[in-house]
Molecule: transfer RNA
Organism: Aciduliprofundum boonei T469
RNA sequence: GCCGAGGUAGCCUAGCCAGGCAAGGCGGUGGAUUCGAGAUCCACUGGGCCCUGCCCUCGGGAGUUCAAAUCUCCCCCUCGGCG
Numbered sequence: 001g002c003c004g005a006g007g008u009a010g011c012c013u014a015g016c017c018a019g020g021c022a023a024g025g026c027g028g029u030g031g032a033u034u035c036g037a038g039a040u041c042c043a044c045u046g047g048g049c050c051c052u053g054c055c056c057u058c059g060g061g062a063g064u065u066c067a068a069a070u071c072u073c074c075c076c077c078u079c080g081g082c083g
Stems, first nucleotide, its partner, number of pairs: 001082007010026004020066001027045006046056004059075005
């Protein structure tokens, strides 16, 4: 230099092909249970705002669109292969 795979909330992983509410698990917090823990069960759990119903968030930026994690372009990073 070329080719391929990947980057999503504190961590892991779906969702992308076929655009339409960022989902699940782990973890965390609170509660139940227990003498107390563990295990189990229930509820909540991305972030911001004195306005609680609005805004922001998928590696970074730009574009297309009523609407982008998803499509297009450029760039960065990680892994594998080729030279």